The RNA shown here (SAM riboswitch aptamer (S box leader)) has 102 nucleotides and comes from Alkalicoccus daliensis. The sequence was found by an Rfam model in a public genome assembly. Taxonomically the source falls in Alkalicoccus (Bacteria, Bacillati, Bacillota, Caryophanales). The coordinates come from a structure-prediction model, not an experiment, and the mean pLDDT is 87. Its Rfam family is "SAM riboswitch aptamer (S box leader)". Rfam links the family to the GO term regulation of gene expression.
[in-house]
RNA sequence: UUCUUAUCCAGAGAAGUGGAGGGACUGGCCCUUUGACACUUCAGCAGCAGACUAGUAAUAGUACUGUGCUAAUUCCAGAAGCAGCAGGCUUGAAGAUAAGAA
Numbered sequence: 001u002u003c004u005u006a007u008c009c010a011g012a013g014a015a016g017u018g019g020a021g022g023g024a025c026u027g028g029c030c031c032u033u034u035g036a037c038a039c040u041u042c043a044g045c046a047g048c049a050g051a052c053u054a055g056u057a058a059u060a061g062u063a064c065u066g067u068g069c070u071a072a073u074u075c076c077a078g079a080a081g082c083a084g085c086a087g088g089c090u091u092g093a094a095g096a097u098a099a100g101a102a
Stems, first nucleotide, its partner, number of pairs: 001102008013042006021031003025078004043070003048066003051062004074094001079091004
């Protein structure tokens, strides 16, 4: 990098350093010098895989290890269908994360 499977309406922020962009892409909308965003440290959330504990098992628990995450539903939409003027509903695409495989 590609493929497969699962999940994505819940949850969880402070400090330091730098200092103007950021929210994947496009459109909208929003965040932002009252400090975006990145990195570092500490803290937290979650519970995908491993480990451990209970159990015949299904499963449940712990949060030790590997990740992930801590503005807004993946911020909303993008393609198709249904509905019908409420701008709704369903599925998909794209994206993200985990595990496995090539």